A computed fold for a 107-nucleotide RNA from Virgibacillus sp. LDC-1, annotated as SAM riboswitch aptamer (S box leader).
NCBI's taxonomy places the organism under Bacteria, Bacillati, Bacillota, Bacillaceae, Virgibacillus.
Its mean pLDDT, the model's own confidence on a scale to 100, is 76.
The sequence was found by an Rfam model in a public genome assembly.

RNA sequence: CUCUUAUUCAGAGUCGGUGGAGGGACAGACCCUAUGAAGCCCGGCAACCAACACGUAUGUGUAAAGGUGCUAACCUGAUGCAAGGAUUUUUCCUUGAACAAUAAGAG
Numbered sequence: 001c002u003c004u005u006a007u008u009c010a011g012a013g014u015c016g017g018u019g020g021a022g023g024g025a026c027a028g029a030c031c032c033u034a035u036g037a038a039g040c041c042c043g044g045c046a047a048c049c050a051a052c053a054c055g056u057a058u059g060u061g062u063a064a065a066g067g068u069g070c071u072a073a074c075c076u077g078a079u080g081c082a083a084g085g086a087u088u089u090u091u092c093c094u095u096g097a098a099c100a101a102u103a104a105g106a107g
Stems, first nucleotide, its partner, number of pairs: 001107008013042001016041003022032003026080002029076001043071003048067002051062004077099001081096006
C1' cells in the first nucleotide's frame, strides 16, 4: 500500500507540561486557534486484540498491567452520490452506496 470482516452509539484536561502556527481526511461551507494550533510528554476514556472466569455457540462477564485506538462542535465521520417520503418561496427525514477513520486477519 491492497483485500476481507467488524465498528463509526457513548465516553474522556474547551484552566496539566512542552511547543510555537496552524487545525477540524477531501470539496464547498461552517467552525476552532497568540484568552495560544499541529506535534511530543503526562493525565483520562473506551474495551478491538491479547488476559482471566463461566459457558462451550465466533456467547456473557471481569479487570485495565500488555499491543493499538480515541480525548473542540449544535454528537461539525453534519452536507457531498442514488432511491423514497414530508414540506412545497425553502428545508427536513429515512434507507443504501462511495470516500474516510479504527481494530483484527491475509497478501